[in-house]
RNA sequence: GGCCUGAUAGUUAAACGGAUAUAACAAGGGUCUUCUAAACCCUAGUUCGAGGUUCGAUUCCUCGUCGGGCUA
Numbered sequence: 001g002g003c004c005u006g007a008u009a010g011u012u013a014a015a016c017g018g019a020u021a022u023a024a025c026a027a028g029g030g031u032c033u034u035c036u037a038a039a040c041c042c043u044a045g046u047u048c049g050a051g052g053u054u055c056g057a058u059u060c061c062u063c064g065u066c067g068g069g070c071u072a
Stems, first nucleotide, its partner, number of pairs: 001071007010025004018055001027043005048064005
């Protein structure tokens, strides 16, 4: 240099082109307990950036950034 692949919540991951983007852990609040832990209930928080296609994009296309891999 060329090619492939990944980027979603604080972390780890789901999500046929159509739901309010989902779960676990973590965080905050509550119940319980003499206190803590555990358990249970509740709450907030997320699509790497810029364009394009589409009635509609986390999803498809292009370019870029960053990570991983293959090859010369």